This is a predicted structure of an 88-nucleotide RNA (c-di-GMP-I riboswitch aptamer) from Allolucifera butyrica. It matches the Rfam family "c-di-GMP-I riboswitch aptamer". Its family is annotated with cyclic-di-GMP binding in the Gene Ontology. Model confidence (mean pLDDT): 79 of 100.

[in-house]
């Protein structure tokens, strides 16, 4: 230096929950807080899952139900792609 396995001296990350924001919403962001994670770093590429404001059509005027992702989820999988002290 590369690569596999794997996890440790110190460390990383942050569930659910409250507060306060953004947002139709689903969820996001900041503080707090730990349920758990060796990539629980990143990427919306593939599947899958949530939500429907726009938008469609039904229905009896309304109201209300359905359909629908260009929205979200990377801590759903699975894929690219970057990575760590120390050990074989």
């Nucleotide at each position: 230096c590369a690569a596999a396995u794997a996890g440790g001296g110190a460390g990383g990350c942050a569930a659910a929950c409250c507060c306060a924001u953004c947002g139709a919403a689903a969820g996001g962001u900041g503080g707090g807080g730990a349920c758990g994670c060796a990539a629980a770093g990143c990427c919306g590429u593939g599947g899958g899952u949530c939500u429907a404001a726009a938008g469609g059509g039904u229905u009896u005027u309304u109201a209300a139900a359905c359909c629908u992702a260009a929205g979200a989820u990377u801590g759903c999988c699975a894929g690219g792609u970057u990575g760590c002290a120390a050990a074989u």